A computed fold for a 709-nucleotide part of an RNA from a soil metagenome, annotated as large-subunit ribosomal RNA, domain II. Its Rfam family is "Bacterial large subunit ribosomal RNA". The coordinates come from a structure-prediction model, not an experiment, and the mean pLDDT is 83.
Context: one part of a larger RNA
This record gives sequence, C1' cells and structure tokens, in this order.
RNA sequence: GCCUACGAGUUACGGUGACUGGCAAGGUUAAGUGUUUGAAGACACGCAGCCGCAGCGAAAGCGAGUCUGAAGAGGGCGCACAGACCUAACGGUCUUAGUCAGUUGCUGUAGACGCGAAACCAAGUGAUCUACCCAUGAGCAGGUUGAAGGUGGGGUAACACCCAGUGGAGGACCGAACCAGUAAACGUUGAAAAGUUUUUGGAUGACUUGUGGGUAGGGGUGAAAGGCCAAUCAAACUUGGAGAUAGCUCGUACUCUCCGAAAUGCCUUUAGGGGCAGCCUCGUUUGAGAGUCUGUUAGAGGUAGAGCUACCAGCAGGACUAGGGGGAGUCACAUCCUACCAAAUCCUAGUGAACUCCGAAUGCUAACAGAUUGCAGCGGGAGUGAGGGUGAGGGUGCUAAGGUCCUCAUCCGAGAGGGAAACAACCCAGACCACCGGCUAAGGUCCCCAAGUGUGUACUAAGUUGAACAAAGGGGGUCUGCCUGCGGCGACAGCCAGGAGGUUGGCUUGGAAGCAGCCAUUCCUUUAAAGAGUGCGUAACAGCUCACUGGUCGAGCGGGCGGGGCACCGAUAAUAAACGGGCAUCAAGUACACCACCGAAGCUGUGGUAGAGGCGCGAUUCAUCGCGUCUUUAGGUAGGAGAGCAUUCCAGUAGCGGCGAAGGUGAUCUGUCAGGAUUGCUGGAGCGACUGGAAAAGCAAAUGUAGGC
Repeated sequence: GCCUACGAGUUACGGUGACUGGCAAGGUUAAGUGUUUGAAGACACGCAGCCGCAGCGAAAGCGAGUCUGAAGAGGGCGCACAGACCUAACGGUCUUAGUCAGUUGCUGUAGACGCGAAACCAAGUGAUCUACCCAUGAGCAGGUUGAAGGUGGGGUAACACCCAGUGGAGGACCGAACCAGUAAACGUUGAAAAGUUUUUGGAUGACUUGUGGGUAGGGGUGAAAGGCCAAUCAAACUUGGAGAUAGCUCGUACUCUCCGAAAUGCCUUUAGGGGCAGCCUCGUUUGAGAGUCUGUUAGAGGUAGAGCUACCAGCAGGACUAGGGGGAGUCACAUCCUACCAAAUCCUAGUGAACUCCGAAUGCUAACAGAUUGCAGCGGGAGUGAGGGUGAGGGUGCUAAGGUCCUCAUCCGAGAGGGAAACAACCCAGACCACCGGCUAAGGUCCCCAAGUGUGUACUAAGUUGAACAAAGGGGGUCUGCCUGCGGCGACAGCCAGGAGGUUGGCUUGGAAGCAGCCAUUCCUUUAAAGAGUGCGUAACAGCUCACUGGUCGAGCGGGCGGGGCACCGAUAAUAAACGGGCAUCAAGUACACCACCGAAGCUGUGGUAGAGGCGCGAUUCAUCGCGUCUUUAGGUAGGAGAGCAUUCCAGUAGCGGCGAAGGUGAUCUGUCAGGAUUGCUGGAGCGACUGGAAAAGCAAAUGUAGGC
C1' cells in the first nucleotide's frame, strides 16, 4: 500500500412541535389487585394523582375581574380581537378544546455521534539501574622523586646555620590492572535502544570495588547538570475516580426528487466560540391596503459639478491706502520721500472632506395606471456569523501592494460548457436525459486546429508586430493634413563667370589693409551685381570663400505647426525561452469598410423522464389515487423537505428445498437509481415471496482496529 471483517446521532425519563388514532368540557389512570393464556401477553378493577375548563395578587384573599391605591381615578395583568346568523335599527344568540396514546423532528438531564490529550486526585508498588549515606570486607604490576625527623661531622657563648649519609612523607611524578570518557574515524533498519578502534585523563586517593542495609513521589538523593530515583523524570510507575474535560483536529457508511443559504448588524474575559436579528427550508393562516418592474404626477435632500464683491478658511499679482520700518528735515513738533512690511477697500486670477449665493443624474417616499407573481403574519427545522476576485464611488497607504476599510454592482464561493496556449472569479453562456440534426454568442477561419492563403483602400521594413508591459527625451525614418514663401518674366541644387572703385574708411596699434578691438546719417561711385564685408587664412598684406549678379539647365523648390499615422533609439538577468508552436512582409502585421463560414451543455428540431400549477375523465375506504391534456420548471456546497432500495430478526398468510437451500464463482436479461431476476459450475441443508413490525440496519477515508498478502 491493497484485500477481508469490525468501526460513529443510541437508550431512558422530562419538555416542545408535526402527523395518525381514541374520547371530548372533559381526558387519563399510576403503583397495585383480580381473571385468563403454554408463553409473550390480554381483559377488568383501582379515580390517588396530573393536565384542561379563570384570572389577579408576595400573600390573606377576591373573582370576569383583580392588584396597586384614600379612590367609582389612573395604570399593570386578565376577560373573544374577530367571524357567522337574526333584527329596519338598537341589540341579541352561537362559534371557547383539551387530554391520553403511537410514530417522528428538535431540545434538556444523563458519557449522549465516535476516537484523541497534556493534566488533577486517591490508594498502592519500586533504591536488584542510579544518587547519597551506614556497616563489614577487598583491590591498586613496576619505576621515579626524596619532606619532616633522627645520626655523624663542621659551626655557635648557647642557639641558629652548613655538609654528608640515613629516613621514606606526598589529594607528589611516569605507567599496567582498575576507574573514567578527551579527540577523530567507524557504526546510525548498528555486533550494541549509547558500542568498537586508535587516542586521551586519574591511577595511595575527595580512589576503586564486593556483600548486607537505609532514604519514596511535591517526596528522596544531588561536589548542582533540573541531574538521578529500574531503557520513563520541571514531579516515577501501577490501579482506580474515568467514557475526566477538549469553544480544538480528524472521521461519520445506500439511492433518487424539490427548494436552497451565509461569511452581515448588535452584544459577548468576545474575536477560529456563542446569543438575538438578517439570509434558507417546511407547514399553516387568509389579508388585499401586498411584492417586483414600467410609466405619469407630487415630494424630502445638499452629493457630483460649479461658485465664492454669498459666508468661513486659505491664497498669486497689481492699484489705492491706515499702521509700522527706513531716510530727509528740525531745538522740538510738524512736514516730505520710500523698487521696504502691510490691515481694510478696489481690479485681475482663483483653492477647500470638516466653505456654500447655487446645484444635478441616480437612489428614496407617496398616489394613480398597466404588466407580472409573489409579499406578509404565526409555528417546526437549519446552516452561516474566516469570505474572495473584478468594475465603479471613496477613506487609509506612496492616487504602492494579489495591501487594508466602507458603499453600489457582479461573479467565484456553491457553476459545469465555449473562448483567453495553460489560468476560482476576464469575455460568452446558467448543464433534466438521448440523437453520426440545425442556427448562433464570445472568439476565430495558412498548418498544428473546425472555418477565407476572402474582397476593397491605405500604412509599417522595425520580424515592429502576430493576446502582458514601458517613459521623459532624441532623430532630414517614412506616409499624410494645414499655413506660408519662391517658381516657364525660368525658381531650388549643381556647373561656368563676375563679386569692382574712392579705400589700407576713421581711431587704436609695433602692425590692424572687409575679417584683434573701438567709432559711425556702414557713405558715395561704376554697375547685371558686388557688405566700409559671412567664414577660413596672414605678423600685417596676400590667398580661398560667402552675400549679391549674369549664363547654363528645365519643373517644381523652401520654411513652419510641442499637427496626425506607423515605425527607430532610449531598452540591462540569468535556456534560444514572454507570437502556444511551425512560421508569416502588396502578411498569416496595423487601420477602416464589407461578405461568407466555423464555433458552446446557449437557442432550436425529434423523442423521453420527473416536479409544480390549471383543466378534463375515471376510481375511491372521501384522506386521496390513477389516466389524459395544456403551461411551466428541473446547476448546486452548508442546510431544509419528500419518496424509495438493500441487510438482520419477529408475527401472520401462502410457499420453495437432497429431482439440491443458503453461500461461492461465471454468463444472460432487466429497472430512472439504490437494485432485481434467470441460469451453468461449485456447494451440501436450509431459504425466499407478500402484508406489517423491530433494529447491533448500508464504509473509502478517522497517521482508524484485527488478520492476510
């Protein structure tokens, strides 16, 4: 891991609903007793008690009232709100429903759907491991060092002191046994639930060790590590309280049909749990003034926007002008000036969630009309109370986040199908079933790959692009729009030629001659034209060139706009590796227009099933059921409601079985599903069907339990 077996909402007693049944203003017996039966049981008695028929009050008590109160007040809680019938009307009468059982939903108390703690308490068992202690024993090869003391000699007044040898001290030294466990390797389903090898520390001591004994669980023992107390220790082990408790995790078993959520508000020692409400479901009641949508009409409101000589706050420039600063003036005061600061006022500009003279669209409320089908009250059962993405309006944040918090909408959640290569929530579209029918949506139509190598006109040369994405800035890329200038009286570009004289203008300067610099009615002349000179150049000249002019040529040539389109650079990340790939250039790219086709579980065609509602027919035990037809519906998690299948046992009825039951294993058939039937082989003795009843009543999961492989 697989297979087989086992494995989880039970039972008792209360409560509260639903359904079924009995009796009914009543209902009902309990324990017990008696009779009866083979037994289970049945029948009768038993009227104690309980519930209901009246409430109010703490109570005495009173009573359709009562309590409070001084009260015939008021108020609280009650007494039929209401409906039907009679009546011309006033008014009158009637309708008050409970209780006992059975089944079942939920709930309370019990272990209360199952498994699961860490822990707590009690009573015991442990010191054969280990910690420490007590008693009594045992062990420590060999080698080294050489303390005190004492002896002899020296020495001293006497000591002291010195020397030699003697002596044999020491938590002394080296090193086996023994004890330990430093470092490394190996070992790591080991040889071993702590070892082996090499290496290392102690090795006469606070040493090691045998035997016997002592200390016990909030206790011991501890040269102290929370260490050790039998492979267990921040409180041992065993049994019990005990099925502790678990707002937590996991699991919770057959089928089909109808409906179908929530992840919100308030409160919570509350935040991953709850209570109430909201949203779902089932039953019931009838109400019309109900729900939803559309239209019309009438309203409330201060958002978006806008505005501000309409307030408040903020704010740019100017004018004018209080006040202030500075300066002038003066003995002082006046007075004057000011590109300084600046209130108020004026002009221009103009900001604001907590500004408003204004002010929508939506939304909301009401009435009326139309369409449609739901709405509401009461009662049973829930689940949910971690939400998430996208679009829009905002707050917060960095106009950051797959961020966070609100509002509106939508989808996922609980939604399959088609498209987006793949991709919960993006686009299209809501799956009852069948079909080798048809039409479309989004999206596509060269090949992978269903359908156009479709039509027309442009653009792009960058493989830009071809389904993620990029800026400021830069550029005679290219297409195009508009404005404007020049041009057959010849433009623009090229080529040929000229480009002169006064004059080297004056000044300056070493020099300054068109061209270092300064000055200026930068003038005049000859001219087709030619600056007191556009640039290069020289020390200064010279020289080259330009403006300007003629010729040649022969048709367009310049300038502008923060113009428009498509491209280029800007452009740096780890595979070639971000068109899905092949590949594609008058595209298979981009833009516009058009035609055709493909394309989904959408729509439609044909057939079928089921639910709900309407109508009709038939049957009936009057609860209902069956058939036909029409309309409509049938995605679905938590969850509610309904209908069934299967297993075991019991009762009754009728059966099967050695001419072969159950079981096993194949085959065939059948039902919408759970399932059912027949039959071959095996098997060898019991077992179905129908109508009811009762449950140890259905397994894929619980790191489920046991066995097998």